This is a predicted structure of a 361-nucleotide RNA (Bacterial RNase P class A) from Aquabacterium sp. Its Rfam family is "Bacterial RNase P class A". The family's RNA type in Rfam is ribozyme. The sequence is in RNAcentral, with records from ENA. The gene name in the source record is rnpB.
RNA sequence: GAAGUCAGCCAGACCGCCGCUGGUACAGGUCCCGAAAGGGCGUACUGGAGGAAGGUCCGGACUGCACAGGGCAGCGUAGGAGGUAACGCCUCUCCACCGUGAGGUGAGGAUCAGAGCAACAGAGACGAGUCUCUGCGGCCUAGGGCGGGGCGAAAGCCACGUCAAAGGCCGCAGAGGGUGAAACGGGCAAUCUCUACGCGCAGCAACACCAAAUAGGCACACAGUGAUCUGGCCCGGAGAGUGUGCGGGUAGGUGGCAUUGAGCCGCUCUGGCGACAGGCGGCCCAGAGGAAUGGCGGUCACGGUCGGGCAUCGCAAGGUGUCUGGCCGCACAGAAUCCGGCCUAUCGGCUGACUUCACAC
Numbered sequence: 001g002a003a004g005u006c007a008g009c010c011a012g013a014c015c016g017c018c019g020c021u022g023g024u025a026c027a028g029g030u031c032c033c034g035a036a037a038g039g040g041c042g043u044a045c046u047g048g049a050g051g052a053a054g055g056u057c058c059g060g061a062c063u064g065c066a067c068a069g070g071g072c073a074g075c076g077u078a079g080g081a082g083g084u085a086a087c088g089c090c091u092c093u094c095c096a097c098c099g100u101g102a103g104g105u106g107a108g109g110a111u112c113a114g115a116g117c118a119a120c121a122g123a124g125a126c127g128a129g130u131c132u133c134u135g136c137g138g139c140c141u142a143g144g145g146c147g148g149g150g151c152g153a154a155a156g157c158c159a160c161g162u163c164a165a166a167g168g169c170c171g172c173a174g175a176g177g178g179u180g181a182a183a184c185g186g187g188c189a190a191u192c193u194c195u196a197c198g199c200g201c202a203g204c205a206a207c208a209c210c211a212a213a214u215a216g217g218c219a220c221a222c223a224g225u226g227a228u229c230u231g232g233c234c235c236g237g238a239g240a241g242u243g244u245g246c247g248g249g250u251a252g253g254u255g256g257c258a259u260u261g262a263g264c265c266g267c268u269c270u271g272g273c274g275a276c277a278g279g280c281g282g283c284c285c286a287g288a289g290g291a292a293u294g295g296c297g298g299u300c301a302c303g304g305u306c307g308g309g310c311a312u313c314g315c316a317a318g319g320u321g322u323c324u325g326g327c328c329g330c331a332c333a334g335a336a337u338c339c340g341g342c343c344u345a346u347c348g349g350c351u352g353a354c355u356u357c358a359c360a361c
Stems, first nucleotide, its partner, number of pairs: 001357010012300007020048007029041001031040003050332001054343002057341005062203004074199005079093005094108001095106004109194002114192002116188002131176011144163004149158003207255004217246006228238003263283005269278003302329012
């Protein structure tokens, strides 16, 4: 100098103006909405998105229901040890694989229970036996050699005896080449299965509280001996229900819910290889409910591109550095009960440790 590996970090800065929203303090009215419950309206100060707030995949907190204990089913996990509230997360380590290396990846229990599966090639692929060769045994076969016989003029034909060889089939035994990842010996459990361990179900639209109208329900009182209605009363008329209280659910509202927590930051503290645990000091750090966290302007920074000046290298094309001007861009993405993880998305930039190669000393 080039190419990489791992770990960590930033996610534009400042100023002005106008807004949105939480909290606190003050002010608190003959105010507004609402039947009520409850909510809103002013001023000042102050807080106001993320590393992933995302996907909703895993584990918890919390809440309701269920629950003596055990088993079956279902789902999940799987080397060993440890961390953690818990986990399928994290750490260390063994093994296997990838990489020259720094390093990276791994659903990595069991095929001495049972089942299932294996492309292409190959005779044969999970059922067993089979391709070729050799040996032995048995059977079959046309033809052949030799021998004599019969028929025939001959060519030839017919049957018999005998001989060994060849071929085929079956059985037994042995050997061999080839195919293929794998050929009575293995593989796959990320196919079922077995073993061990874990898991009750639902989820903040959980759940708790306050609480209309209307329609049911219950209790009491009055009521054809006329309750009740008909403007307050009487007459007259209508007339079978009327009134009060209670209770549950719904609309609506409040809490849950955001300042005390598995909380955040720092430490040349302690233990541990490490994840992590402890100690000390400091801090309080978004919270709506159609859903705030924004808009405009200016200056600077960063990146890209186009142009100009200067310096430098080069024959040149052009490269590098610096100054300056115009234009454009500034990612992924938006909290919704909270927390720990995993995964995915992400313009550009910074820091540290380490590896390999080349060159110089």